Predicted 3D model of a 165-nucleotide RNA (glmS glucosamine-6-phosphate activated ribozyme aptamer) from Candidatus Hydrogenisulfobacillus filiaventi. It matches the Rfam family "glmS glucosamine-6-phosphate activated ribozyme aptamer". By type it is a riboswitch. About the family: This entry contains a glucosamine-6-phosphate activated ribozyme that is found in the mRNA for GlmS. GlmS is an enzyme that uses fructose-6-phosphate and glutamine to generate glucosamine-6-phosphate. The ribozyme catalyses self cleavage of the glmS mRNA that is thought to regulate GlmS activity. For this family Rfam cites "Control of gene expression by a natural metabolite-responsive ribozyme" (Winkler et al., Nature, 2004). Of the family's consensus pairs, 88% are formed in the model. NCBI's taxonomy places the organism under Bacteria, Bacillati, Bacillota, Clostridia, Candidatus Hydrogenisulfobacillus.

RNA sequence: GUAAGCCCGCAAGCGCCGGAACCCUGCCCGGCCCGUCCGGGGAGGGUUGACGAGGCGGGGGAUCUCGAAGGAUUCGGCGGGUGACCCCCGGCCUACCCGACGGCCGUGAAACCGCGGACAAAGGCCAGGCCGUAAGGCGGGCACAAAGCCGCGGGGGUCGGGCCC
Numbered sequence: 001g002u003a004a005g006c007c008c009g010c011a012a013g014c015g016c017c018g019g020a021a022c023c024c025u026g027c028c029c030g031g032c033c034c035g036u037c038c039g040g041g042g043a044g045g046g047u048u049g050a051c052g053a054g055g056c057g058g059g060g061g062a063u064c065u066c067g068a069a070g071g072a073u074u075c076g077g078c079g080g081g082u083g084a085c086c087c088c089c090g091g092c093c094u095a096c097c098c099g100a101c102g103g104c105c106g107u108g109a110a111a112c113c114g115c116g117g118a119c120a121a122a123g124g125c126c127a128g129g130c131c132g133u134a135a136g137g138c139g140g141g142c143a144c145a146a147a148g149c150c151g152c153g154g155g156g157g158u159c160g161g162g163c164c165c
Stems, first nucleotide, its partner, number of pairs: 014079004019075001020048006027041005032035001051067003057088004089106005096162006112154006124142003129138003
């Protein structure tokens, strides 16, 4: 390095849990109105731990966009990460080509402004289906975003060289 066997994974607003909260089962201590009781402690096992939308040229370091009328442990952390920044590459600004600088982007490669449009979320509400002893998990119906996307209009480069007339 290859093949076979075994194990793990096939997640990117994503994954995880030694804190915390909550549930279950034993144990210990205390209380009384003695029970399927109350309070406290500790052990084992488990549950929750940010609601969705959008988002990837390559590299780097530091860590990250958009909204949700909801009242949350969405607390406290860890690991990542398609965002932003810097460098490189590439495209557009240029409907002949090249270079420099500048601006904006990422191969569907122009931000920005106006108008219009498609997609429309989950929390929520309704109903109570499936799994679990439970905490809870998964699902059904109805409604509501912003960013981003699409269309139209506006807006959006200078210099130098080559080529052609």